[in-house]
RNA sequence: CUAUCAUCCAGAAAGGUGGAGGGAGUGGCCCUGAGAAGCCUUGGCAACCGUCAGUAGUGAUUGGUGCCAAUUCCAACCCGGACAAGCAGUGCGGGGAAGAUGAUUG
Repeated sequence: CUAUCAUCCAGAAAGGUGGAGGGAGUGGCCCUGAGAAGCCUUGGCAACCGUCAGUAGUGAUUGGUGCCAAUUCCAACCCGGACAAGCAGUGCGGGGAAGAUGAUUG
């Protein structure tokens, strides 16, 4: 990187270093010199895999990952219905696409 499956409205940050970006991409809207990304240390959340306990529901967390602004920050494509109705527009629900993470896979 490919494919399949599961989950994505909950949860969880301090210090050091660094010095201007970051939130995948597009549009929006945000975060950021009261210090972005990255890296390091420590801490935490969670429970996908593992391990342990248990008949089981489940629980624990010594291991492998993951995660720690905002629902995956929101939207996009389709459908439904609401306001409005000439078009545009606004907001709601459902599905999908894309993405992220895990497990398996080639």